[in-house]
RNA sequence: AUGUGCAAAGGGCAUACCAGUGGAAACAUUGGGGCGCAAAGCCACAGGGUCUACGGGUCAACUUCGACCUAUGACAGCCUGGCCGCCACA
Numbered sequence: 001a002u003g004u005g006c007a008a009a010g011g012g013c014a015u016a017c018c019a020g021u022g023g024a025a026a027c028a029u030u031g032g033g034g035c036g037c038a039a040a041g042c043c044a045c046a047g048g049g050u051c052u053a054c055g056g057g058u059c060a061a062c063u064u065c066g067a068c069c070u071a072u073g074a075c076a077g078c079c080u081g082g083c084c085g086c087c088a089c090a
Base pairs, nucleotide, nucleotide: 002090003089004088005087012037013036017032018031019030020029021028022027035077041083042082043081046080047079048078049075050074051073055070056069057068058067059066
C1' cells in the first nucleotide's frame, strides 16, 4: 500500500419506544433505552430513492371546512458513490 473481518483484544455507535426542547410537518437534539452495526464516522451542491408540504400554485367552495401538485425542508441506520479512520489477519 492492497485485500479481508472467520478468530482475538481494547473498545465505539445506538433501532423501536418513553420523557424534555426546537419545528407547520417530515424530522432534529438531550437524557433513558438497545434492535442491530466493521465504518450505524463525515458528505443531501455526486446520482437514484423515500418522507413531509409552512409558503406557493390549480381546482372546489365563496360564511366555514377541503382535494391535488410543488423542496427551497428532511432521511448518510434505503442503495450506489466520494472523503477520512481504529484493531487484527493475509
Predicted 3D model of a 90-nucleotide RNA (c-di-GMP-I riboswitch aptamer) from Alicyclobacillus sp. SO9. Model confidence (mean pLDDT): 87 of 100. RNAcentral holds the sequence, with entries from Rfam.